Predicted 3D model of a 502-nucleotide part of an RNA (small-subunit ribosomal RNA, 5' domain) from an uncultured bacterium. Its mean pLDDT, the model's own confidence on a scale to 100, is 82.

Context: one part of a larger RNA
RNA sequence: GGACGAACGCUGGCGGCGUGCUUAACACAUGCAAGUCGAACGAUGAAGUGGAGCUUGCUCCACGGAUUAGUGGCGAACGGGUGAGGAACACGUGAGAAACCAACCCCGGUCUUUGGGAUAACAGUUGGAAACGACUGCUAAUACCGAAUGCCGUCGUUGCCUCGCAUGGGGCGAUGACGAAAGGGCUACCGGAUCGGGACGGUCUCGCGGCCUAUCAGCUUGUUGGGGAGGUAACGGCUCACCAAGGCUUCGACGGGUAGCUGGUCUGAGAGGAUGAUCAGCCACACUGGGACUGAGACACGGCCCAGACUCCUACGGGAGGCAGCAGUGGGGAAUCUUGCACAAUGGAGGAAACUCUGAUGCAGCGAUGCCGCGUGAGUGAAGAAGGCCUUUGGGUUGUAAAGCUCUUUUGUAGGGGAAGAUAAUGACUGUACCCUAAGAAUAAGGUCCGGCUAACUUCGUGCCAGCAGCCGCGGUAAUACGAGGGGUGCAAGCGUUGCUC
Numbered sequence: 001g002g003a004c005g006a007a008c009g010c011u012g013g014c015g016g017c018g019u020g021c022u023u024a025a026c027a028c029a030u031g032c033a034a035g036u037c038g039a040a041c042g043a044u045g046a047a048g049u050g051g052a053g054c055u056u057g058c059u060c061c062a063c064g065g066a067u068u069a070g071u072g073g074c075g076a077a078c079g080g081g082u083g084a085g086g087a088a089c090a091c092g093u094g095a096g097a098a099a100c101c102a103a104c105c106c107c108g109g110u111c112u113u114u115g116g117g118a119u120a121a122c123a124g125u126u127g128g129a130a131a132c133g134a135c136u137g138c139u140a141a142u143a144c145c146g147a148a149u150g151c152c153g154u155c156g157u158u159g160c161c162u163c164g165c166a167u168g169g170g171g172c173g174a175u176g177a178c179g180a181a182a183g184g185g186c187u188a189c190c191g192g193a194u195c196g197g198g199a200c201g202g203u204c205u206c207g208c209g210g211c212c213u214a215u216c217a218g219c220u221u222g223u224u225g226g227g228g229a230g231g232u233a234a235c236g237g238c239u240c241a242c243c244a245a246g247g248c249u250u251c252g253a254c255g256g257g258u259a260g261c262u263g264g265u266c267u268g269a270g271a272g273g274a275u276g277a278u279c280a281g282c283c284a285c286a287c288u289g290g291g292a293c294u295g296a297g298a299c300a301c302g303g304c305c306c307a308g309a310c311u312c313c314u315a316c317g318g319g320a321g322g323c324a325g326c327a328g329u330g331g332g333g334a335a336u337c338u339u340g341c342a343c344a345a346u347g348g349a350g351g352a353a354a355c356u357c358u359g360a361u362g363c364a365g366c367g368a369u370g371c372c373g374c375g376u377g378a379g380u381g382a383a384g385a386a387g388g389c390c391u392u393u394g395g396g397u398u399g400u401a402a403a404g405c406u407c408u409u410u411u412g413u414a415g416g417g418g419a420a421g422a423u424a425a426u427g428a429c430u431g432u433a434c435c436c437u438a439a440g441a442a443u444a445a446g447g448u449c450c451g452g453c454u455a456a457c458u459u460c461g462u463g464c465c466a467g468c469a470g471c472c473g474c475g476g477u478a479a480u481a482c483g484a485g486g487g488g489u490g491c492a493a494g495c496g497u498u499g500c501u502c
Base pairs, nucleotide, nucleotide: 001502002501004499006498007497008496009495010494013374014373015372016371017370018369019367020366021332026330027329028328030327031326032325035074036073037072040071041070043068048063049062050061051060052059053058054057081285082284083283091209092208093207094206095205096204097203100202101201105198106197107196108195109194110193111192112191113147114146115145116144122137123136124135125134126133127132152179153178154177155176156175157174158173159172160171161170162169163168183190184189211257212256213255218248219247220246223245224244225243226242228240229239230238260282261281262280263279264275265274266273267272287308288307289306290305291304310321311320312319313318338364340363341362342361346360347358348357349356350355377407378406379405380404387398388397389396390395413438414437415436416435417434421429446491449488450487451472452471453470457486458485459484460483461482467474468473
């Protein structure tokens, strides 16, 4: 000198764009953050329309389909948060899978035949304070279970061709066993089963790379390898019995400490050093520990089970909860925001669609927290006014500064108009941005420093006191170094201080 997610002191006009719990991965009141589909299903059956009866404003019937608790489907594994753990194939980079992968999506082939038994809702009875149940009876489906068929696929046996980097891989056949389905509809369509291919991606393996410590020197028994079995989507001690006795290590094993990694960011001429907030990619976690279920996908933040700590309810029998989602509260701390608006846009989920949901997102609010831009007026004005300060008492300085005169109106105020963002229509922001008009210099300057380094000096007070200080050092009676006044310097809506870093 630069930089900051900064803090503190004094001060503070406006706008744009960023940015804002670095500490306690501490505990959380309240609200919201994941639903949707009635064109899968049985129920329910509002408004309205028509008709009938009559006690003329009610009842009944038909049509109609609003509404939705339940069954079912898809989603809830995305999106959002945090950085605790982890020194590891976690990350980065480059390869590989002759050892693998399914739903949605895109393209294409072939099918979509035929039966069955339940169950929730509901009704009845009933237990419990509640949470939540129990029993009996009824019923539907794109829910569940059979049978058939098999373009095709899987597995076994087998023939031919071909390839190779290893048990072998690929292609074309033959044969046996096994394997499907679901319908809805407003007649536009939307689905279902199976198979092949594609894309994006996921899983796994390997090489290399990036912290400190030897005041850690030996470590290891599923450990290292083998054939076999089990398991997995798949390879593999992944697991298991058996066999062998191996494997790693001063090129630092093992242990300990610290830490999310990267693109990047800051600094520097570079080499390098420091760093990993915001944004983006990957990873890990979701009160703590463990476990599986469902599913294409989880070992699952707003799912389940068990254990633990904590909090709450209780009729003491038993139950409920998890903000490291958005706001917000307490606590900790030098320190970090609103319990806001809207789905208008972008994107996501569901739906044929209309649409619904979306604290993702878009916006607004708060904070000089940062960067950038603008303003706080311009011209003229010497009697060099008054006042202040200094003085050698002549004057000097503040100082064209003020006043005065002539102008301008950015900003702000008041009034009027008024977009784009989104168009077929729909605007939270928002009567916002922007434009026009009016009055009027009006609404707007501070903080640091002035001994040298280092730009900027005098007077008074104080008297090694009070105090200053980044270093050198000032102060003990004329202090340009302390405190105050005047004056000045350099920055400016900021200026200084502290911290950290180059």